[in-house]
Molecule: transfer RNA
Organism: Streptacidiphilus pinicola
RNA sequence: UGGCCUGUAGCUCAGUUGGACAGAGCGCCCGGCUACGAACCGGGAGGUGGCGGGUUCAAGUCCUGCCAGGCCAA
Numbered sequence: 001u002g003g004c005c006u007g008u009a010g011c012u013c014a015g016u017u018g019g020a021c022a023g024a025g026c027g028c029c030c031g032g033c034u035a036c037g038a039a040c041c042g043g044g045a046g047g048u049g050g051c052g053g054g055u056u057c058a059a060g061u062c063c064u065g066c067c068a069g070g071c072c073a074a
Base pairs, nucleotide, nucleotide: 001073002072003071004070005069006068007067010026011025012024013023019057028044029043030042031041032040050066051065052064053063054062
């Protein structure tokens, strides 16, 4: 310098034929259970979807610039 991949909740990720309230597990909080914990059971909070722009009636999903991380080639 060029190419490719990734960037969604605190963590690990799913969702990519564009539309139905943006989800799961773990963690966190509350309650149950217990002598007390763990485990287990029930409930809850938590997301400007890396940042900006574009297309569209509608974008996590398509196009584009930038940023960050990873891999490859010089």